The prediction has a mean pLDDT of 84. This is a predicted structure of a 530-nucleotide part of an RNA (small-subunit ribosomal RNA, 5' domain) from Flavobacteriales bacterium TMED123. It matches the Rfam family "Bacterial small subunit ribosomal RNA". Gene Ontology terms of the family: ribosome and structural constituent of ribosome. It was read from a public genome assembly.
Context: one part of a larger RNA
Parts: sequence; structure tokens; C1' cells
RNA sequence: GGAUGAACGCUAGCGGCAGGCCUAACACAUGCAAGUCGAGGGGCAGCACAAAGAUAGUUUACUAUUUUGGUGGCGACCGGCGCACGGGUGAGUAACGCGUAUGCAACCUACCUUAUACAGGAGUAUAGCCCGAAGAAAUUCGGAUUAAUCCUCCAUAGUAUUUUCUAAUGGCAUCAUUUGGAAAAUUAAAGCUUUGGCGGUAUAAGAUGGGCAUGCGUCCUAUUAGCUAGAUGGUAAGGUAACGGCUUACCAUGGCAACGAUAGGUAGGGGGCCUGAGAGGGUGAUCCCCCACACUGGUACUGAGACACGGACCAGACUCCUACGGGAGGCAGCAGUGAGGAAUAUUGGGCAAUGGAGGCAACUCUGACCCAGCCAUGCCGCGUGCAGGAAGAAUGCCCUAUGGGUUGUAAACUGCUUUUAUUUAGGAAUAAACCCUUCUACGUGUAGAAGGCUGAAUGUACUAAACGAAUAAGCACCGGCUAACUCCGUGCCAGCAGCCGCGGUAAUACGGAGGGUGCAAGCGUUAUCC
Repeated sequence: GGAUGAACGCUAGCGGCAGGCCUAACACAUGCAAGUCGAGGGGCAGCACAAAGAUAGUUUACUAUUUUGGUGGCGACCGGCGCACGGGUGAGUAACGCGUAUGCAACCUACCUUAUACAGGAGUAUAGCCCGAAGAAAUUCGGAUUAAUCCUCCAUAGUAUUUUCUAAUGGCAUCAUUUGGAAAAUUAAAGCUUUGGCGGUAUAAGAUGGGCAUGCGUCCUAUUAGCUAGAUGGUAAGGUAACGGCUUACCAUGGCAACGAUAGGUAGGGGGCCUGAGAGGGUGAUCCCCCACACUGGUACUGAGACACGGACCAGACUCCUACGGGAGGCAGCAGUGAGGAAUAUUGGGCAAUGGAGGCAACUCUGACCCAGCCAUGCCGCGUGCAGGAAGAAUGCCCUAUGGGUUGUAAACUGCUUUUAUUUAGGAAUAAACCCUUCUACGUGUAGAAGGCUGAAUGUACUAAACGAAUAAGCACCGGCUAACUCCGUGCCAGCAGCCGCGGUAAUACGGAGGGUGCAAGCGUUAUCC
């Protein structure tokens, strides 16, 4: 000098863009953060509508009550898809964790796309509802009965899978390919509909996402020198989507290490960021990719995918409820609270946009996201006036003191401007889709055109007018380094200080004043890095 997720002191007009618990992976009150589908199903608790019936009041066609899922719709329930994404944190991890480059002839992949083929028949359960019971509650149990895109069975089956035999070609050893040929065994399905469609099953291929293996790279300590028994390899079996000591049995005795094994300490890794001419050094906030974790430890279930943040079970610590028998919970999601700390924000608005889940769609949900609020935390921009004006006014300060210098064109005064502030008026873009209506083309569900619908931010940005210099400057420093000097006070005191050093009676170094210098809505100090 540059830099910072900074903090502290003094000060402070505005806007744009960004950023904002670095500490206790400490504990958490409250609200929200993952639902959706009635075009899968039985149904009907609540809301609305319609008709019919019943009862009561009567004004004789009204009111009130009630019954009927009939219709829109729909609480709870069964079922499907999602909840493995998105969001958070960096505790652990020195590791194929990450980065990079390869390999899988050892693998999986829901939704999506393409292609081919198919969807026949039968059955009994269960939730809900109803009845009853236990319990303070959480919740649970028994009986009866019922549906499905729930479940089960049978059929249909080649190009699928498995096993055996066999031919050709190729390779990288195991082998692979040729829909090669032959034989045997085995496995499917579901309907709904507003008739436009949406789904179902099998197989093959693609796409996407993952899994595994390997080469190289990846902090400090030798005041850590030996480490290792599933340990190293083989055979067999099991297990996995898959290879493999992944696991087990048996057999062998290997394997790693001064090119640093093992042990200890520290640490998420990378793209990047800071600095530097570079080499290098430091760092890993925001944004993106990967990994790991979800009160602590362990375990599996479901599923295409988890060993699952807002799922389950067990154990532990903690908190809460309790009728003492037993139960409930997990903010490292968004806000917010306490604590810790030098220190870090609102218990805000909206799904209008982008994206996600479900749905044919309308739509619903979305603390992702888009916005707003707070904070000079940073970067950038703007302003706090401009021109003229010498009696060089007055005050202040200084001096060699009837005077001079300086403050200083500074002020006053004259003219001008109005960014900004204030007031008034107007007022966006972000929106085009989906959907609805109409039309056109091909020709029967697609494409295109026109019109309509939708804005949280927001009466915001922006524009115009009025007004009047009006609404707006500080901080640090002035001995040398280092730009900027005098007076007064103090008297080795009080104090200053980054280093050298200053202060003991004429201090440009302390404190104040006048003046000056530097930066400026900031300026200094502290901390850290180059």
C1' cells in the first nucleotide's frame, strides 16, 4: 500500500447494488416451512344448491325443524404419486472424502422419450361406517359389515430371465457379440372419464440420476519407528443391483513401512477469493459443484431411490404432561427467545414471476423463491450550491504593536440555478403462458393466429409543476519517518507514543486555542492476511 462476513470511538443528507451468529453442532416458548389427487374407492362430518316427503305455526304459500349423497363439493378413512427434491449446518472425516483422468467384459435407474406386443377370468380380506369395551391422556382392543387403480389365484407369452448343449466372429485373462441354432423351467396387467382424454402390463433402447474400482494430487509432528489377525492371499459357500474378506468355514503366512507405515494434532474438499510483476504466500463468508450430519449412539422397515432433518424402533441425556399406571418432544428450515460473545437483522408481504410436488385441468401447497423491513457492513453514484463581490468590514488569532499580518472572496451584498428535500398531479415495465372464446391449416387432435383473464413489490420506479440557498460536514493529524506552525497552560507532573523518542519554566512531540494538511458521509483505532 492492498484486503476483510469485521468490531470499537466520533460523526452522519440521499440513492442503487450486494452482504449480515466467524462465538455455544448450546438450549429452545409460539407460528409457519410437504402435500396433493373425488377423472382410483367406500362414503357424507361440515358448507352450498335443488326437488320430494313429514311435523309445527299460520297470512294458504310462506317460515322454522327434519329426512333423502340427488348435485356442487368434501373433514376423517382406504388407495396412488410425492415426502430421498428443495432448504440448513460444517460436528465428524487426512479418506478414493475431494480434484483430475480412466474403467465397469462387475452394476441399478421411479417419473420422461421411442418402439413392439398385450390387458381374459375368478376370489376373500381390510380401513372407514355401526355396536361394545379399556384408559386421566396418548391411544388401544373385541364383534358385525363393505369398496377399489388394495391384495391373491388361474389363463394368455416371445424378442424376456435362468440352466444345459452347440457353431462362427472378436477381444483384454475371466469372456463378449452374432435378436445364431436346439431343449427344459419360470414371470403380467386396472381401470376411470365431462368420450376430448388420462392411466395399466411386459420387453428392448435412449435420456437422466446414481453405485463401484483404479492412476496421480491433497496439512503439521520422527521429542511418534515399527504396525497388522479378517490382518495378506487362496478354495468353497452366503450376501449384494453389482465386484470384492463384504461375511463365514477351511488352508497358507502373508501385507505395509525411512519414497515416512503406525500414532498424535489440526482440518470438510474444489471452482474460487485476497495479495503479489510473477513465482509464491494466505484463505475456503456470500454464489456454484461434491461430501458428511440432523439432540447423542445403534438398527432396520418401506420404496426405483433412504439406512430417511420436520418417518419408525431401541438405548442414553435433557425438557414437558400425568389421575403415578403411563405418555409427549427434537429450529444445524424461516422468523423469533434465552445463553455465549467485541459482534451479526423482521415472530413482515406474496405465490404476480422463476422453479418444485400432486392433478386431465381448473387449482391446491411451496419461510424454495420473488419482494419489503433493520444495519454506513462494503462497493459505486449524487448532494450539501454557482458566478460576481475589497471598505481587503467586524470578531478571533499572531507580531518588531498610533501600525501590520492572517482568517479571506471567506462573510455581508448583487445576480443565477434547483440535483436533492418538501408539496401537488400523472404513472409504468416486470405478463407471457396456462385457461376461456373465435378462427385457420392439415385432417380428428395437433399446430398456428386473434381477443379476453392474472402484479406481492406499488401509487413503487419514473415524469411534470410549485417553492426557496432553501433540507444536508465531519473525522484524524500537523518533531522526523509523513503533507501540514504559532500562542497560551503545564513543569520528568499531568500526559503522549507505530519506531526513534517528547515532558525537569521560553515544549512546532503533553492539554487548549488560532491557523494549516489529508481524506470525506465518512474518518480514525484495533484485529488478521499478503